[in-house]
Formats: sequence, structure tokens, C1' cells
RNA sequence: GCGGGUAUGGUUUAGUGGUAGAACGCGACCUUCCCAAGGUUGAGACCCGGUUUCGAUUACCGGUACCCGCA
Repeated sequence: GCGGGUAUGGUUUAGUGGUAGAACGCGACCUUCCCAAGGUUGAGACCCGGUUUCGAUUACCGGUACCCGCA
């Protein structure tokens, strides 16, 4: 330099053109003498810019970071 893949709460991950979900973690409360475990509840995320669209996390273009291969 060329090609391919991945990017979603703090972490691991699901998902799809129409409200983004789960597990763990975190906060509050209940339970307990305390801890642990358990229950209820809450906050927290679509890598960035543009295009198409009534509507983009999703489709398209470009960029960034990481991984793989080729040279």
C1' cells in the first nucleotide's frame, strides 16, 4: 500500500428502516443481628461525519480505532 472483519451502558453481548433488550456490575428500598444470597426498583449505550428516507443503530459514501490476510 491492497483486501476482509469488528465497533451497541462500566464489562460481556442480542437486535432490527419505526420505543434499543439481556446478563453481570452500580444506586435506593425490602428481607437479615451482620455479611452473603434473594426480591422490588432506578440510572446508564448504538465509534465519528455526510447521503437517501416521513423516519437511519440498521441502507449507501467517507473517516477513525482494533483484528486478520496479502504485498
Background:
This is a predicted structure of a 71-nucleotide RNA (transfer RNA) from a bacterium. Its mean pLDDT, the model's own confidence on a scale to 100, is 81. Its Rfam family is "tRNA". From the family's description: Transfer RNA (tRNA) molecules are approximately 80 nucleotides in length. Rfam classes the family as a transfer RNA. Its family is annotated with triplet codon-amino acid adaptor activity in the Gene Ontology. RNAcentral records the identical sequence in 2 taxa.